[in-house]
Context: one part of a larger RNA
RNA sequence: UGACGGGGGCCCGCACAAGCGGUGGAGUAUGUGGUUUAAUUCGACGCAACGCGAAAAACCUUACCUGGGCUUGAACUGCUAGUUUUAGCUGUUGGAAACAUCAGUGAACCGCAAGGUAGCUAGCAGAGGUGCUGCAUGGCUGUCGUCAGCUCGUGUCGUGAGAUGUUGGGUUAAGUCCCGCAACGAGCGCAACCCCUAUCCCAUGUUACCUGUAGCAAUACAGGGUCUCUGAGGAAACUGCCAUCGACAAGAUGGAGGAAGGUGGGGACGACGUCAAGUCAUCAUGGCCUUUAUGUCCAGGGCUACACACGUACUACAAUGGUCGGUACAGAGGGCUCCGAUAUCGUAAGAUGGAGGGAAUCCCACAAAGCCGACCCCAGUUCAGAUUGUGGGCUGCAAUUCGUCCACAUGAAGGAGGAAUCGCUAGUAAUCGCAGAUCAGCAGGCUGCGGUGAAUACGUUCCCGGGCCUUGUACA
Numbered sequence: 001u002g003a004c005g006g007g008g009g010c011c012c013g014c015a016c017a018a019g020c021g022g023u024g025g026a027g028u029a030u031g032u033g034g035u036u037u038a039a040u041u042c043g044a045c046g047c048a049a050c051g052c053g054a055a056a057a058a059c060c061u062u063a064c065c066u067g068g069g070c071u072u073g074a075a076c077u078g079c080u081a082g083u084u085u086u087a088g089c090u091g092u093u094g095g096a097a098a099c100a101u102c103a104g105u106g107a108a109c110c111g112c113a114a115g116g117u118a119g120c121u122a123g124c125a126g127a128g129g130u131g132c133u134g135c136a137u138g139g140c141u142g143u144c145g146u147c148a149g150c151u152c153g154u155g156u157c158g159u160g161a162g163a164u165g166u167u168g169g170g171u172u173a174a175g176u177c178c179c180g181c182a183a184c185g186a187g188c189g190c191a192a193c194c195c196c197u198a199u200c201c202c203a204u205g206u207u208a209c210c211u212g213u214a215g216c217a218a219u220a221c222a223g224g225g226u227c228u229c230u231g232a233g234g235a236a237a238c239u240g241c242c243a244u245c246g247a248c249a250a251g252a253u254g255g256a257g258g259a260a261g262g263u264g265g266g267g268a269c270g271a272c273g274u275c276a277a278g279u280c281a282u283c284a285u286g287g288c289c290u291u292u293a294u295g296u297c298c299a300g301g302g303c304u305a306c307a308c309a310c311g312u313a314c315u316a317c318a319a320u321g322g323u324c325g326g327u328a329c330a331g332a333g334g335g336c337u338c339c340g341a342u343a344u345c346g347u348a349a350g351a352u353g354g355a356g357g358g359a360a361u362c363c364c365a366c367a368a369a370g371c372c373g374a375c376c377c378c379a380g381u382u383c384a385g386a387u388u389g390u391g392g393g394c395u396g397c398a399a400u401u402c403g404u405c406c407a408c409a410u411g412a413a414g415g416a417g418g419a420a421u422c423g424c425u426a427g428u429a430a431u432c433g434c435a436g437a438u439c440a441g442c443a444g445g446c447u448g449c450g451g452u453g454a455a456u457a458c459g460u461u462c463c464c465g466g467g468c469c470u471u472g473u474a475c476a
Stems, first nucleotide, its partner, number of pairs: 001476002003473003007470007015460002019424005026315008034306002042053002064301007077125007088105004093100002108117003128290002131288003137284002139279003142275001144273001149188006155164003168179003194267004199235003203230001205229001209224006238261001241255005317417001321376007333364003338357002343352003383414001388409007430452007
């Protein structure tokens, strides 16, 4: 100087408390451990691994296993030689295919030609490796933590390591600002500048909006620039104003005006560093290993196994509910190998068909919870839906291992979950649907979007993590 303390002081944070909803019990989904297996590819392991890499494992992917092939190779660069009936294409035979064999056909570019290029064959130098080492590395990322810290120059103090500044009194979300002070300044962080959102002005008016006419309506036509909306530009919030408190400061509390008030709400943005944290399997890369194989091609299998254990979710255990009928209101997205309307068929999944739409125009697309009415009457039930049987639909060369959906039948556990434990402070939690990426097909996951919409916070003694000062130390 740090680090640590079941030392002290001050102060924060859904850290506790106050509340609301869960997890832990059940069934299933999914990841992991373990076990099994020819293989169940690899990585990730307290927080910070475990719906994680994977924004889609039937083939492919695929890295694993079994079997069958190839050996200058599937892809790449260069050199030497050979080969024009060569490469490629079509077919035969063998085969699971890869591949091998045979037959037919048969090129291209430069050049008058010779010849050369390309392709193929043979040889060589080299290729290839998701093989090892993240404890050799770059890059990227997680974490402490959006915590308020981390440092430097000059000066001063100290023999020196170092100290001071950065401590102190206040204040703040903040090393934020004020005052004081052997310090005076400065840098990286904080804040602001950026984006979205809340109000208004202004601009633009088509596909949006409004008005009129016609029409039952869908819609068509005409007109408009008020409104909704769209989105170039701009205004607006600064403790600016008032009062009180305060050191006449920084600031705090209350009030006015205002769409918004003291950082308005949200995002992007992550200091010096820590964890030899993670990644050699995104990529790049040193070293090592491999070279008829640890490379490469193909078929089939596996990654989907199942006594069990854990994490994360979904669905429930019902009446604030379930079923049936009627009826209302979003936002944000996507669409040409695509979205696909009206119509017809089918109980349905879906099929036929193809209007319109490269989209403020058309489509996906009926939002759901909600509201109105009817039934159920507390039961393993008109709760719950696992499991299983049968029949169908869709995608796709192909659904057996191993997809998804529909109908009928079947109707398991489950009576609110022990010890323990998680999230959340407001348009939040809870609850309800919708969209998108991936994608042929497949979403209970993820990323977004809106609808309905709470309770509670006395307080900081305690648990956890963190910041500043101080103290002890046989630790570095």